[in-house]
RNA sequence: GGGCUCGUAGCUCAGCUUGGACAGAGCGAACGCCUCCUAAGCGUUAGGUCGAGGGUUCGAAUCCCUCCGGGCCCGCCA
Repeated sequence: GGGCUCGUAGCUCAGCUUGGACAGAGCGAACGCCUCCUAAGCGUUAGGUCGAGGGUUCGAAUCCCUCCGGGCCCGCCA
């Protein structure tokens, strides 16, 4: 330098192929229920610039372009 892949809640991930209205799950957190107490169990709530910017569109996590960061492979120099 070239190619591929990943980036979404505190953590692990789904959703992207085929655009659709408030973006989800599990774990974790806070609070409550239960219990003599704790754990377990049950319930409620909070928590997101969907890596950044731009474009297309009535509408973008999703499509296009550029850039940033992680990983893998190939090549060049030494």
The prediction has a mean pLDDT of 81. The RNA shown here (transfer RNA) has 78 nucleotides and comes from Nitrososphaera sp. Rfam family: tRNA. The family's RNA type in Rfam is transfer RNA.